Model confidence (mean pLDDT): 78 of 100. TPP riboswitch aptamer (THI element) from a Gemmatimonadota bacterium, 97 nucleotides, folded computationally.

[in-house]
C1' cells in the first nucleotide's frame, strides 16, 4: 500500500403487526412470526444499500389469524460511496546469522 472477510467508532436511516384470556379497556398476563412486535440508552440497516417504505385494501398458497410464505423484485424510492483495527498479500528499511 492492500481486493475479499471479519470486529468496532462516530454521524445516519428504520420498523414494532396477528391472536387469546381477564366483563370492557388505553391497563396485566400469554400465544404465532420475526434481530426485534411501541421504547429497549434494545434490535436491524447504512449506498456492495431487499434495514424500510411505495406499488398494496396487489396476486397465489398456508394459518385459528396476520404485513405467516412465496411471488411482485433486474420494479420505484432509501441513510456515509465516512473513519479504525485484525486478517491476507505485495513493496521497502534496518538488525542477525
Nucleotide at each position: 500500500c492492500u481486493a475479499a472477510u471479519c470486529c468496532g467508532u462516530u454521524g445516519g436511516g428504520g420498523g414494532u403487526g396477528g391472536c387469546c384470556c381477564g366483563c370492557c379497556g388505553u391497563c396485566g398476563g400469554g400465544c404465532c412470526u420475526g434481530a426485534g412486535a411501541c421504547c429497549a440508552c434494545a434490535c436491524c440497516c447504512u449506498u456492495c444499500g431487499a434495514a424500510c417504505c411505495u406499488g398494496a385494501c396487489c396476486u397465489g398458497g398456508a394459518u385459528g389469524a396476520u404485513g405467516c410464505c412465496a411471488g411482485c423484485g433486474u420494479a420505484g424510492g432509501g441513510a456515509a460511496c465516512a473513519c479504525g483495527g485484525a486478517c491476507u498479500g505485495c513493496c521497502u528499511c534496518g538488525g542477525u546469522g
Source information
Its Rfam family is "TPP riboswitch aptamer (THI element)". Gene Ontology term of the family: thiamine pyrophosphate binding. Rfam's curators write: Vitamin B(1) in its active form thiamin pyrophosphate (TPP) is an essential coenzyme that is synthesised by coupling of pyrimidine and thiazole moieties in bacteria. The previously detected thiamin-regulatory element, thi box was extended, resulting in a new, highly conserved RNA secondary structure, the THI element, which is widely distributed in eubacteria and also occurs in some archaea. Analysis of operon structures identified a large number of new candidate thiamin-regulated genes, mostly transporters, in various prokaryotic organisms. The THI element is a riboswitch that directly binds to TPP to regulate gene expression through a variety of mechanisms in archaea, bacteria and eukaryotes. through a variety of mechanisms in archaea, bacteria and eukaryotes. Tandem TPP riboswitches have been reported where both TPP riboswitches respond independently to TPP. The structure of TPP riboswitch has been reported for Escherichia coli and Arabidopsis thaliana. For this family Rfam cites "Metabolite-binding RNA domains are present in the genes of eukaryotes" (Sudarsan et al., RNA, 2003).